[in-house]
Molecule: SAM riboswitch aptamer (S box leader)
Organism: Bacillota bacterium
RNA sequence: CUCUUAUCCAGAGAGGCGGAGGGACUAGGCCCUAUGAUGCCCGGCAACCAUCAAGAUAAUUCUUGAAAAGGUGCUAAUUCCUGCAGGUAGUUUACCUGAAAGAUAAGGG
Numbered sequence: 001c002u003c004u005u006a007u008c009c010a011g012a013g014a015g016g017c018g019g020a021g022g023g024a025c026u027a028g029g030c031c032c033u034a035u036g037a038u039g040c041c042c043g044g045c046a047a048c049c050a051u052c053a054a055g056a057u058a059a060u061u062c063u064u065g066a067a068a069a070g071g072u073g074c075u076a077a078u079u080c081c082u083g084c085a086g087g088u089a090g091u092u093u094a095c096c097u098g099a100a101a102g103a104u105a106a107g108g109g
Base pairs, nucleotide, nucleotide: 001109002108003107004106005105006104007103008102013042015041016040017039021032022031023030026083027082028081029080043075044074045073048071049070051066052065053064054063055062056061079101084098085097086096087095088094089093
């Protein structure tokens, strides 16, 4: 970098450093930000992998539960919202479903 599978409406600090933009990309919108954002550290959240227990299975597989010391991840707003397709009500709109794109984990190339 790419492929597969799973998840993405829950949760997480009035701490320290730092000092200008930030919310992935593009467009539109809407927000956050000197009452100090983004980022880094600490703290925290969660429970994908790993761990432990029980059950099922042909199975090195699956399910449920526990715990949080290990590997990751996350810690404004649904992945902040829309963009493409379909649908419902309606006439500039609202809502629903799906896709695309993206993020994360685990496994493969």